Predicted 3D model of a 71-nucleotide RNA (c-di-GMP-I riboswitch aptamer) from a soil metagenome. Of the family's consensus pairs, 90% are formed in the model. The RNAcentral record of the sequence draws on MGnify.
RNA sequence: AAGGCAAACCCGCCGUGAGGCGGGGACGCAAAGCCACGGGUCAGGUUGCACCUGAAAGCCGGGUUACCGAA
Numbered sequence: 001a002a003g004g005c006a007a008a009c010c011c012g013c014c015g016u017g018a019g020g021c022g023g024g025g026a027c028g029c030a031a032a033g034c035c036a037c038g039g040g041u042c043a044g045g046u047u048g049c050a051c052c053u054g055a056a057a058g059c060c061g062g063g064u065u066a067c068c069g070a071a
Base pairs, nucleotide, nucleotide: 004029005028009024010023011022012021013020014019027058033064034063035062037061038060039059041055042054043053044052045051
């Protein structure tokens, strides 16, 4: 430089819920691509604990692939 992703919030729909999908939007991100493996977080089933089933993962760590450029 070329691009990419997309927070919060708003609208519509789905879900018991966390939350998800579509549209708008842009706080930010050099892996904010992929995996959910470990820790942590959230929801439901429970009076509590343990346990079970889910959710997100742009909190930390890990694995893996990767644009331009000095290299």